[in-house]
RNA sequence: GCCGAGAUAGCUCAGCCUGGUAGAGCACCUGACUGAAAAUCAGGGAGUCGACAGUUCAAAUCUGUCUCUCGGCA
Numbered sequence: 001g002c003c004g005a006g007a008u009a010g011c012u013c014a015g016c017c018u019g020g021u022a023g024a025g026c027a028c029c030u031g032a033c034u035g036a037a038a039a040u041c042a043g044g045g046a047g048u049c050g051a052c053a054g055u056u057c058a059a060a061u062c063u064g065u066c067u068c069u070c071g072g073c074a
Stems, first nucleotide, its partner, number of pairs: 001073007010026004020057001028044005050066005
């Protein structure tokens, strides 16, 4: 230099193909339970969806450019 995969909650990831309210598990917080904890049960908070621009009534999702990570070729 060329090709491919990836970037979404504190962590691991789904959702993208087929645009239409941003989700799950773990972790965290509160309550129940307990002498007190753990476990269990109930509830809750937490996201500029890597950045910028374009298309669209509407973009995490489609298009372009860029940044970073991983892999392959040279």

This is a predicted structure of a 74-nucleotide RNA (transfer RNA) from a Chloroflexota bacterium.
It matches the Rfam family "tRNA". By type it is a transfer RNA.